A computed fold for a 1494-nucleotide RNA from an uncultured Planctomycetales bacterium, annotated as small-subunit ribosomal RNA. The RNAcentral record of the sequence draws on ENA and SILVA. The prediction has a mean pLDDT of 80.
[in-house]
RNA sequence: AAUGAACGUUGGCGGCGUGGAUUAGGCAUGCAAGUCGAGCGAGAAUCUAUAAAUGGAAGCUUCGGCCGAAGUUUGUAGAGGACAGCGGCAAACGGCGUAGUAAUGCGUAGGUAACGUACCCUCAGGUCUGGGAUAGCCACGGGAAACUGUGGGUAAUACCGGAUAAUAUCUGGUUGUUGAGAAACGACCGGAUCAAAGGUGUGAUUCCGUCUGAGGAGCGGCUUACGUGGUAUUAGCUUGUUGGUGGGUAAUGGCCUACCAAGGCUGAGAUGCCUAGGGGGUGUGAGAGCAUGGCCCCCACGACUGGGACUGAGACACUGCCCAGACACCUACGGGUGGCUGCAGUCGAGAAUCUUCGGCAAUGGACGCAAGUCUGACCGAGCGACGCCGCGUGCGGGAUGAAGGCCCUUGGGUUGUAAACCGCUGUCAGAGGGGAUGAAAUGCGGGAAGGCAAUCCUUCCCGUUUGACAAAGCCUCAGAGGAAGCACGGGCUAAGUACGUGCCAGCAGCCGCGGUAACACGUACUGUGCGAACGUUAUUCGGAAUCACUGGGCUUAAAGGGUGCGUAGGCGGCUAAACAAGUCGGGCGUGAAAUGCCUGGCUCAACCGAGGCACUGCGCUCGAAACUGUUUAGCUUGAGUAAGAUAGGGGUGUGUGGAACUUCCAGUGGAGCGGUGAAAUGUGUUGAUAUUGGAAGGAACGCCGGUGGCGAAAGCGACACACUGGGUCUUAACUGUCGCUCAUGCACGAAAGCCAGGGUAGCGAACGGGAUUAGAUACCCGGUAGUCCUGGCUGUAAACGUUGAGCACUAGUUGGGAGGGGCUUCGGCCUUUCCGGACGUAGCGAAAGCGAUAAGUGCUCCGCCUGGGGAGUAUGGUCGCAAGGCUGAAACUCAAAGGAAUUGACGGGGGCUCACACAAGCGGUGGAGCAUGUGGCUUAAUUCGAGGCAACGCGAAGAACCUUAUCCUAGACUUGACAUGCAUGAAUGGCUCACCUGAAAGGGAUGAGUCUGCCUUCGGGUGAAAUAUGCACAGGUGCUGCAUGGCUGUCGUCAGCUCGUGCCGUGAGGUGUCGCGUUAAGUCGCUGAACGAGCGCAACCCUUGUCCUUAGUUGCCAGCACGUCAUGGUGGGGACUCUAAGGAGACUGCCGGUGUCAAACCGGAGGAAGGUGGGGACGACGUCAAGUCAUCAUGGCCUUUAUGUCUAGGGCUGCACACGUGCUACAAUGGGACGCACAAAGGGACGCAAACUCGCGAGAGUAAGCAAAUCUCAAAAAACGUUCCUCAGUUCGGAUUGCAGGCUGCAACUCGCCUGCAUGAAGCUGGAAUCGCUAGUAAUCGCAGAUCAGCUAUGCUGCGGUGAAUGUGUUCCUGAGCCUUGUACACACCGCCCGUCAAGCCACGAAAGCGGGGGUAUCCAAAGUCGCCAGGCUAACCGGUUCUCAUCAGAACACCGGAGGCAGGCGCCUAAGAUAAACUCCGUGAUUGGGACU
Repeated sequence: AAUGAACGUUGGCGGCGUGGAUUAGGCAUGCAAGUCGAGCGAGAAUCUAUAAAUGGAAGCUUCGGCCGAAGUUUGUAGAGGACAGCGGCAAACGGCGUAGUAAUGCGUAGGUAACGUACCCUCAGGUCUGGGAUAGCCACGGGAAACUGUGGGUAAUACCGGAUAAUAUCUGGUUGUUGAGAAACGACCGGAUCAAAGGUGUGAUUCCGUCUGAGGAGCGGCUUACGUGGUAUUAGCUUGUUGGUGGGUAAUGGCCUACCAAGGCUGAGAUGCCUAGGGGGUGUGAGAGCAUGGCCCCCACGACUGGGACUGAGACACUGCCCAGACACCUACGGGUGGCUGCAGUCGAGAAUCUUCGGCAAUGGACGCAAGUCUGACCGAGCGACGCCGCGUGCGGGAUGAAGGCCCUUGGGUUGUAAACCGCUGUCAGAGGGGAUGAAAUGCGGGAAGGCAAUCCUUCCCGUUUGACAAAGCCUCAGAGGAAGCACGGGCUAAGUACGUGCCAGCAGCCGCGGUAACACGUACUGUGCGAACGUUAUUCGGAAUCACUGGGCUUAAAGGGUGCGUAGGCGGCUAAACAAGUCGGGCGUGAAAUGCCUGGCUCAACCGAGGCACUGCGCUCGAAACUGUUUAGCUUGAGUAAGAUAGGGGUGUGUGGAACUUCCAGUGGAGCGGUGAAAUGUGUUGAUAUUGGAAGGAACGCCGGUGGCGAAAGCGACACACUGGGUCUUAACUGUCGCUCAUGCACGAAAGCCAGGGUAGCGAACGGGAUUAGAUACCCGGUAGUCCUGGCUGUAAACGUUGAGCACUAGUUGGGAGGGGCUUCGGCCUUUCCGGACGUAGCGAAAGCGAUAAGUGCUCCGCCUGGGGAGUAUGGUCGCAAGGCUGAAACUCAAAGGAAUUGACGGGGGCUCACACAAGCGGUGGAGCAUGUGGCUUAAUUCGAGGCAACGCGAAGAACCUUAUCCUAGACUUGACAUGCAUGAAUGGCUCACCUGAAAGGGAUGAGUCUGCCUUCGGGUGAAAUAUGCACAGGUGCUGCAUGGCUGUCGUCAGCUCGUGCCGUGAGGUGUCGCGUUAAGUCGCUGAACGAGCGCAACCCUUGUCCUUAGUUGCCAGCACGUCAUGGUGGGGACUCUAAGGAGACUGCCGGUGUCAAACCGGAGGAAGGUGGGGACGACGUCAAGUCAUCAUGGCCUUUAUGUCUAGGGCUGCACACGUGCUACAAUGGGACGCACAAAGGGACGCAAACUCGCGAGAGUAAGCAAAUCUCAAAAAACGUUCCUCAGUUCGGAUUGCAGGCUGCAACUCGCCUGCAUGAAGCUGGAAUCGCUAGUAAUCGCAGAUCAGCUAUGCUGCGGUGAAUGUGUUCCUGAGCCUUGUACACACCGCCCGUCAAGCCACGAAAGCGGGGGUAUCCAAAGUCGCCAGGCUAACCGGUUCUCAUCAGAACACCGGAGGCAGGCGCCUAAGAUAAACUCCGUGAUUGGGACU
């Protein structure tokens, strides 16, 4: 884009189309094929006339009656023409369907010298004479019906005899024409045979019919070539099969039969199976194609299923016949009837497809002279948005940008000129009116003219007649009134917000959305698209160059056959000539119409009309001759032959050889050998291993040996001989395209394997044993088949260069092998052919790479591929002894599988380097007791967070109450403990002290005292603060650290992380940043397609170490002076220490060596300090969805008499247990006692507190000083000196417990600290494992501070004192950096991923069987054609007999015989049926097998 569509939601009008796609399933009912009386007989109703009978109105009447109408009945005649019949024509068309059919079909172009044709047209010629029946009808029967029998009698354009007859048919003779082909056609002279029907009308040669012949038109039969699905997992098929003679037919023909012959088709796909009506066309597409065949047109085929013929011009016949079958209906049970795949309609099945309508008015058909009749063809209407097309649902103005809705940053925005409102119009629909047109070339009546005449034909005029249905356009009326939805809005793809939901519900075409902020689900608003429709589903084409003709590929993505030979086939060198099949050009025919395009008509369009074009095709014909082809004649360059030379593990067979090995024999020898990571099994004192000599056996051939050689590949390696294949070079003698490739085919074809026989040293599947291990089918010790030989089979390999064969062309350089030629100064150089390598240009390639040995550029031929899995599986076939090979699917399932390269990450990969990483050391932890944190357990509650390193003396620099929290129990409050605003009320109000209740909070009621903002004109005003009530709101340590900010941890103070420009690459990306040195460092140097730059490193900052300058109090005191028992206490001083400001100093600067004349390193000098002097702060790009919503901030959600707030008590401290971090110890380098030194850094007013007194002590009392270099905490402790203890559970260790006290605090029960006395537990150096530390460090010793009423501090943060040992290495463990390599990883190795098993589900295979389909054979055999018989029946024709008359002749009934026909019988064939054995396909099947998914 499309559709004969269906479904969902919605639905105003019209035009034109279209509508049973499934069950070719079954059908009630009605209609769909009749017509002709001008072919025929008979003839109802009815009408007319007439006769008779009857009748009796009206009238007349002498009343006796007369006349006698209408009506009725019967007969006759006429009109009329129903029903039915005979006869003619039609019924073979039209209409419907697509079952079958892969060719008996269709399409295109031909042929018929092999044919037919009713009706129609043209021409020629006829139409004579006779006859016998039969329907209808009548009578009598049978039957339920359908239907039917017998007898009588009748007509024809029905039927039959005879006559005539040709240019008909058959045939004899003579002759002509044509053609490739015949006696095909024609002419002439003969012979034989064959015809007819009448009707109308006053009137027929004349009109309508009828007969014969010829021609035409249209239609049909047959036939040829080419084209027209799938399948080879169908490869052979065929016996009427192929041909001949004969028969049959309209006609050719095995169409049919008998006989004869043995052919015919097939890899260019026969035969079989599956599927299917074909074409014009239609859809799509740029085209080529691909798909398709609904409506319309052409052809074919079908008519309940199967078979068959009859009639006829035509049928093997949709609404004809016969038979069989299935189904249905009627039945009196005997028997009958039926065929919607015609129009409507109905049931069924289905996602699904209409009215039991009107009319012959038009067009067309049948019949008819005609009028006309019939016509479910057709024309119309109805139903369905099923499709296409058109129209409308209003138009203009209108901002307060209304209300409402939605969103919101609360300002507003949007819906939106949209609405309201004002003005206007009148399409469509509605009502009323009138009405063109489809209808005139109709019919009828009359008239005229023409055709010599006509009953016939043509033309014209007048009058009259025909519409089922539709109704345009026009006029009038009213009134915006009656008329909008559907899908979508994450990307593709036009169009987004809010709410709800919370991996639920759901969406989804693909990717994918949804796990609490969903532009993706649902809803709302809004937007986008289309619009009487819009979406969905299904299907086709396109995009898809994704089957590649146009127009693809095969080294690694799927794809080169294992290799050769070679058949068919395909392709093929140079020159010349001929032909004209291919090719090219011109002409002619055809290519139906419709459709397509151009053009015209409906107001436009859809639609419709007519003309033209196109229909790319096929055929005939004329021409050209370059190319292809064919033929002919040549050529030598392709190919081959020959001669000469030559290299080689080419092949086959036979023989020979040495080394090694094993076994055996013998000697020497004497304890192990062997094997492994380590062992053991094994072997050995019956003498192994080792070693020497000898013998035997089998297999393989060291060195040479080489990207060296040979071979088609597989493959070939000691030596000799024999036989044998191929190659190369040279010469250019010979042949003269003999060539290349190769489906099918044939041959060769490693290893393993198989069969038969042999052989067996070594090795060695299976197997046994020993180890290892979770296991150990691996390792070790043995060892069978096998490996070897002969003969046969198998036929596969990563049979690989993962690269088919051949030919030609296209830069070079450099090795190797086999040759030739030229030159040479003899070194070598140049050149040429073949084989075999490396690098590389152009080019190619997705890249890697290939690159004269192409994967470049071309040509030829073969093989192969078309997403992954299923699967090289199943099944079938075939080969094989087997194993198995070759050929080789589908269902189902996934959205990928795959290639090359890139960046990372990773590796029980490699290289280089670093770090208390290891090693070397020192001290710990892990064992004990206790402290503390965590888990767990417990509990009413034990609030919450942190979880490897990087949670666990962490948040917490202080849980008795408070802190403290949705922790628990209990009690209270509700605008609230806290903030802001509004409204209202009342001067209510605040503070203090009292009262009741209560655990308090709170609640209640009352009294006393006290207080009053701002302005002021002192009159007052304003109502500020506060309070009560109400409304907005407050509040939340409630949730989400995976919505966030900020802050922090970690890798890691590791040396990295990037950018600009340039260059390289299709690109990702690379380069720089690599390499070589060097460094603590991507620090620096050098090279280099890189050159520079940034964040990091370093430096700048602080501190500490040395010196200088300045300054000199509260610090200091050398010198001077005063004073004290003593003390910088005092005067003074700035020298020193110190304090705190500013400077100096260190930079590889100097020397030597090494190094690339480098960077730098090593050593040295000087220096307080030396190569970063020590320490700190400082933390790149990033990683861990790391931590924190409970510091704070914050989105969203939740809560609002509660998850908020207040209060009391309890809990956070709970204890079988486990872990982390610490303290104290286990002692003598110690402990106790006594004595006696030396710090630094800090704190202090709700404070530090001296001194003094009391107390054993904690402490208490009192109190000077100090907001601090002044006073104070404050004693430093280890150390040092003396002394006791003497190796023990102790004079170690201090837990636990008891008693008595002290301090803080409202309060020490849960649950504080301290003191004294008493008690005196575990513990004697700690398993596996593990931590810290490289110098003022570890270790050890004390001091201070924060928090703080007090304290659980042994914690944390700082301070100083004393003060080591070891290492100078990088094998290993851990971590890190750079380079490189592999990768199937990228959530990145805590990755990915394989198989079994369990369960569910899905499709497939096998399977005892069961069922179905097609064909074959045999039996039986209906109807029927054909053939034979036909003794039975039989009107027409023939013969005979009989009668009249007896000469001819005629007549009539009956009979006999014949011809012909028929019934009947028989035969062949044959539908259906039955039986049998196979085959094939389909379905099903207990059970079973593998596979897919979860």